[in-house]
Context: one part of a larger RNA
RNA sequence: UUGGGCGUAAAGAGCGCGUAGGCGGUCCUGUAAGUCGGUGGUGAAAUCCCGGGGCUUAACCCCGGAAUUGCCCUCGAUACUGCUGGACUUGAGUGCGGGAGAGGAUAGUGGAAUUCCUAGUGUAGAGGUGAAAUUCGUAGAUAUUAGGAAGAACACCAGUGGCGAAGGCAGCUAUCUGGACCGCAACUGACGCUGAGGCGCGAAAGCGUGGGGAGCAAACAGGAUUAGAUACCCUGGUAGUCCACGCCCUAAGCGAUGGACACUAGGUGUGGGAGGUAUCGACCCCUUCCGUGCCGUAGCAAACGCAUUAAGUGUCCCGCCUGGGGAGUACGGUCGCAAGAUUAAAACUC
Repeated sequence: UUGGGCGUAAAGAGCGCGUAGGCGGUCCUGUAAGUCGGUGGUGAAAUCCCGGGGCUUAACCCCGGAAUUGCCCUCGAUACUGCUGGACUUGAGUGCGGGAGAGGAUAGUGGAAUUCCUAGUGUAGAGGUGAAAUUCGUAGAUAUUAGGAAGAACACCAGUGGCGAAGGCAGCUAUCUGGACCGCAACUGACGCUGAGGCGCGAAAGCGUGGGGAGCAAACAGGAUUAGAUACCCUGGUAGUCCACGCCCUAAGCGAUGGACACUAGGUGUGGGAGGUAUCGACCCCUUCCGUGCCGUAGCAAACGCAUUAAGUGUCCCGCCUGGGGAGUACGGUCGCAAGAUUAAAACUC
C1' cells in the first nucleotide's frame, strides 16, 4: 500500500470560521480530456507459462506459441465523469410576517443571608465534637433589638425545561448585539458539503500589572485522633476565589459517539411555532414543522446495548488507531514571563 477499524476493547481533533484540495441537484446543446471498442507501431533476446523435439533420463539445450497486464499514433462510440454554452427550482441563500429563549456585551439596580462596626436590652457562658480541646467571653461574649459598612452569590419560580459551535449561560431593568425556529412563497438560481495548513474561541487551576477582599479556603499554625497521623474531625488562616487589562490553552473539554445529506415500524411525555375541528373559551381533540426525553420493531452488535436525536442502510469529506511496558517520556522544532503546552521517537524488555 491492499485490507480492517474508532460508544465501553487501540482509535473522533475541546469547539467553530475558513484557504488549497476532494466531492457535488434537474434538463438540454456542443466537445471528446477521462472512459469504452477497432487498426497500426513499439514493448530486444534470454528467463517465466503452454505445446513439441534433442542428448539413455534429468538438469540442460532447440523449435513454435502465449505472455510482456504498458506506452504511442489513428479511426470510431458518447451512457457516465470532466469541460463549453443555455435553461430550471426541489439543495443553499435573500425578502416579508411572527412568536420563544439563564445566547453574548455594557451600565444601573433589588431583597434575603454572612461578617464587621456603633448603640440598646441582658448575664455567664458561648463555639465545637463521636467525645474533647485549641478558640471567643466579666475589658460584658453567645442571644436579642435598632442603625450603618463591605464584598460575593442570586432561595422560591426550576422542569431528563430553555439558549449557545463548544467551553458554558440563572435576581431585576435598560441599551447594544449574534443565532435558531415557524408561516408565506415575492426574489437569486447550485451560489452547495467537507476541510490538510491557517485564524479565532476555549471550564478550573496557574502567571503578569493594578484594584478589591464579606464568606470560603490550598499552603501554614494550633487542638484532637492514632503505634505514628506531614491525613480524615475541630479552631484559626495566607495566596486564591471577585474586577480591569494581558497571558496560559489544559480536562473523565463525555453522548467517552466528527460533520453533511438521503432512506428505514410504531407508542408515550415535554419545550417553541403553524393549520384544522370545535366551543362562551386562550380548554380538549386531530394534522404538521423544529427541539428535547423515555420505551420499542426491523436491522446492527463480542456482549452491554443502539434503534428516525442510530451504534441501522448508503454516499461524500476530514481526524485518528495498528500488542503491553519504556512514554505522551527523551532529543530537536514551535509556542510561553514562567509553570509548562504541542509535535513526538528509540534502545531495552515481556

This is a predicted structure of a 350-nucleotide part of an RNA (small-subunit ribosomal RNA, central domain) from an uncultured bacterium.
The full RNA is in RNAcentral, with records from ENA, Greengenes and SILVA.
Its mean pLDDT, the model's own confidence on a scale to 100, is 88.
Its Rfam family is "Bacterial small subunit ribosomal RNA". Its family is annotated with structural constituent of ribosome and ribosome in the Gene Ontology.